[in-house]
Molecule: transfer RNA
Organism: candidate division WWE3 bacterium CSP1-7
RNA sequence: GCGGGAUUAGUUGAUGGGCUCAACGUCAGCUUUCCAAGCUGAAGAAACGGGUUCAAGUCCCGUAUCCCGCU
Numbered sequence: 001g002c003g004g005g006a007u008u009a010g011u012u013g014a015u016g017g018g019c020u021c022a023a024c025g026u027c028a029g030c031u032u033u034c035c036a037a038g039c040u041g042a043a044g045a046a047a048c049g050g051g052u053u054c055a056a057g058u059c060c061c062g063u064a065u066c067c068c069g070c071u
Base pairs, nucleotide, nucleotide: 001070002069003068004067005066006065007064010024011023012022013021018054026042027041028040029039030038047063048062049061050060051059
């Protein structure tokens, strides 16, 4: 330098055009003499910039980072 793959909540994953899901974690409440555990609830995310579309996390292009291969 070239090609391919990946990037979604604090973390690990699901979802791949029409209300973004779960687990763990965090916070609040309940329970307990206290802690832990348990139960209930809440907050919290589509790497970034464009394009297509009535509508994009999802499709297309570019950039960035990581991984693999080739040279």